Predicted 3D model of a 145-nucleotide part of an RNA (small-subunit ribosomal RNA, 3' minor domain) from an uncultured bacterium. It matches the Rfam family "Bacterial small subunit ribosomal RNA". The prediction has a mean pLDDT of 81.

Context: one part of a larger RNA
Order: sequence, then C1' cells, then structure tokens
RNA sequence: CACCGCCCGUCAAGCCAUGGAAGCCGGAAGUACCCGAAGCCGUUUGCCUAACCGUAAGGAGGGCGGCGUCUAAGGUAAGAUCGGUGACUGGGGCUAAGUCGUAACAAGGUAGCCGUAGCGGAAGCUGCGGCUGGAUCACCUCCUU
Repeated sequence: CACCGCCCGUCAAGCCAUGGAAGCCGGAAGUACCCGAAGCCGUUUGCCUAACCGUAAGGAGGGCGGCGUCUAAGGUAAGAUCGGUGACUGGGGCUAAGUCGUAACAAGGUAGCCGUAGCGGAAGCUGCGGCUGGAUCACCUCCUU
C1' cells in the first nucleotide's frame, strides 16, 4: 500500500477485572443484661481461739464461716464494622476474525458540533435553542505579488 480509504454502534464468541444482589459462612472490637471462680478490701447477729489486758467472768486481737463492692472466664440480646461466598443481574477492558446496518471524516451525499426533550435493533433520528471549529456563490474591508 493513499475513497476498493478511514470509521461508529448494537448483536454473537472467548478471556479478564469490577459494581449491585435474597441469602450463607467467618473474623475482630464494643454496648446492655445474666451468671460469677480465685483474690484484695469492707462488713458480720454465728463458731473457734495459746502469747496482750484481766484474780475471774470477760475483753482486745486473730482464725473459720456468712454477706457485700470490684472482677477473669462463660452466657443472652440487638446492632455497627471487616472479609469470603452467592442464584441472578449491570456496565467496562482486550481479542484473529464474525453479524446487522453506514452515523462521522469531502458540501461524507440531510453541513457538523454543543445543550436539552422525545423516539428508535444499533450506529442514530426528530423538535427547540446556540456555535462555526461549514463548503459553495455574491458583495464589502484589509494585506501581499
């Protein structure tokens, strides 16, 4: 390799990551409540008690036991959070080449584009407003030869 060009979107196939999702599984932390070992501390109508006080009775002190506060572990409940999985579902990326059309690039054969609304297999089409980053034709102004 230059219009037998370039190029857009749907659809079909494969691969990749990802969003949503009834639910399922798990992690860590916290909240409320229940229960509450050992221990410290407090308390005590019970029981025991050698040293101290007392002639004695008894007292002081101590021990055991009881009760209470604190509290580990455990349990219950409702949430919040993190991760995994999840029928189904949404778009995205890539891929040799496939299907349907031909939207854009020349006035691309309805100039194109922007915003917006409606509509349509798809590119898209139509309406309204805007832009020239539109060709052609005519005219005006300026510049160069």